[in-house]
Context: one part of a larger RNA
């Protein structure tokens, strides 16, 4: 030095465990903010820092309700206190709530400075430098709009694709958008919108490549329809004109009116009860929201540290889900099945109030959405890449008709059919989950599962945008080792003691690599 065996050290795999995650389902909630949010800074305790809570009334103040013996958070001990005159704790309301932050008196290098007297700015109303109202910012996804890539695919690449995706901006709500036929259809008919299944990877489109890709119709979910503008009438304000009787024009307010079998104005006759309701209030029902009641077991000189195990004998069960208790408990504890439950909140139903609710006939005249429809040029959207290319949107230009009107039915024309543009509103079925509650898992079990089971978006890195960890387990209970000895020692060790066991806080188990000690063998 190698090998073997034994015994150790180191190390932290493995096993077991779970406070934490992940996923799904159902229900709830779907916003907060100038009455100052979200998020922070700084404070705040008997006591240093951190987390949590709170705000100079500062781990809290107050009212009501619950609850009933202990309490002063994580977090021990000490100290000082509180509590059956009901504390701590739980629910609901209120008060306080420094400074920064949309930040809004002015400034500023956020959490500060300087004025001052209640103070920003924008928009709307307005009796107008006065007064009143609204907005601004934050927020996971979902939704609408505006702008809008590239990698990639086409086995290269340019039309095309990826894709109107990612991304940026604006806006809204609990949903959003769409929506009450200038729609489809086809000689038969349907009757707003939205979503799902089929039609169908069909018809089409396409360097007819890669690819893209409907509709009609059928079956379901859910169903709901309305209001203006105008004609006409009236009030009021302003203007013009006048023969002072009035007439005309414009603004504004009210009535009227809303359709395709055209309807309405206008004229004649007629209509006050019926029906509806998406607004407000009250009542009832069930939900939510602190809680509350809730059956039934003992014994054993059986094992054991400990009984829930074992033995013996019982009991309950609308409850033998689960968790805990010194091992393995239906009957010990918390619970479970099943009942009960306040304020507040939000649903459904009923009632009341409010609101809406008329036609028939006549047809001379009037009205029925204009820089609109259409057309030309250029783009875009549709299944449709300019094509024979309808339909829809519109940047530039041009530019109608008026119900004997106008638009559509895939160039265009005729016939026929369908509809009534150029104003607006509209629940439900649909999408999503930052958040709350409940439940479940052939989901994970600390290199897994969230990046984070722990002082985690922390430490640390970066000028910054940003990146981003590691780190769980004594024991049933601290009973956390009095005392002694060695030692420089509060290190460490040896005794003693605790414990079921040192499991001794470098703590469950404690693999391997790696490092030793002893013995044997070989050289």
């Nucleotide at each position: 030095a190698g090998c073997a065996c034994a015994c150790g050290g180191u190390g932290g795999a493995u096993g077991c465990c779970u406070u934490g995650g992940c996923a799904u389902a159902a229900g709830g909630a779907g916003g907060c903010g100038a009455u100052g949010a979200a998020g922070g800074a700084c404070g705040u305790g008997u006591a240093a820092a951190g987390c949590u809570g709170c705000g100079a009334u500062a781990a809290g103040c107050u009212u009501c309700g619950g609850g009933g013996a202990g309490c002063u958070g994580c977090a021990a001990a000490a100290g000082a206190g509180c509590g059956u005159u009901g504390a701590u704790c739980c629910g609901a309301g209120g008060a306080u709530u420094u400074c920064c932050g949309a930040a809004u008196g002015g400034g500023g290098c956020a959490a500060c400075c300087c004025c001052a007297a209640u103070g920003a700015c924008a928009c709307c109303c307005u009796u107008a430098u006065a007064g009143g109202g609204u907005g601004g910012g934050c927020u996971a996804a979902c939704c609408g709009g505006c702008c809008g890539a590239a990698c990639u695919g086409a086995a290269a690449c340019a039309u095309c694709u990826a894709a109107g995706u990612a991304g940026g901006c604006c806006g809204a709500g609990g949903a959003g958008a769409a929506g009450a036929a200038a729609a489809c259809a086809a000689c038969a008919g349907u009757g707003a919108u939205u979503c799902c299944c089929c039609a169908a990877g069909u018809a089409g489109u396409g360097g007819c490549g890669a690819g893209c890709g409907a509709a009609c119709g059928g079956g379901g979910a859910g169903c709901a329809g309305c209001c203006c503008a105008a004609a006409c009438c009236g009030g009021u304000c302003g203007g013009g004109u006048u023969a002072c009787g009035g007439c005309c024009c414009g603004g504004u307010c009210g009535g009227g009116g809303u359709a395709g079998u055209a309807g309405g104005a206008c004229c004649a006759c007629g209509u006050g009860g019926u029906g509806g309701u998406a607004g407000u209030a009250u009542g009832c029902u069930g939900g939510u929201g602190a809680g509350u009641c809730g059956a039934a077991u003992g014994c054993g000189c059986c094992u054991g540290g400990a009984a829930a195990g074992c033995g013996c004998a019982g009991c309950c069960g609308c409850a033998g889900a689960a968790g805990g208790u010194g091992a393995a408990a239906g009957c010990c504890c918390u619970g479970u099945a099943g009942g009960c439950g306040a304020a507040g909140c939000g649903a459904g139903c009923a009632u009341a109030c409010g609101c809406c609710u008329a036609g028939u006939g006549g047809u001379a005249u009037c009205c029925u959405g204009a820089g609109u429809a259409g057309c030309g040029c250029g783009g875009g959207a549709c299944c449709g890449g300019a094509g024979a290319a309808a339909u829809c949107c519109u940047g530039c230009g041009u530019g109608a008709a008026u119900u004997u009107g106008c638009c559509g039915g895939c160039a265009c024309c005729a016939u026929c059919c369908g509809g009534u543009a150029a104003g607006g509103c509209u629940a439900a079925a649909u999408a999503c989950u930052c958040c709350c509650u409940u439940a479940u898992g052939a989901c994970c079990g600390a290199u897994a599962g969230u990046g984070c089971a722990c002082u985690a978006g922390u430490a640390c890195c970066g000028u910054g945008a940003g990146g981003g960890a590691a780190a769980g387990g004594u024991g049933a209970a601290a009973a956390g080792a009095a005392c002694g000895c060695c030692g420089a020692g509060a290190a460490g060790g040896c005794g003693a003691g605790u414990u079921a066991a040192a499991a001794g806080u470098a703590c469950c188990u404690g693999a391997a690599a790696c490092c030793g000690u002893g013995u044997g063998c070989u050289u």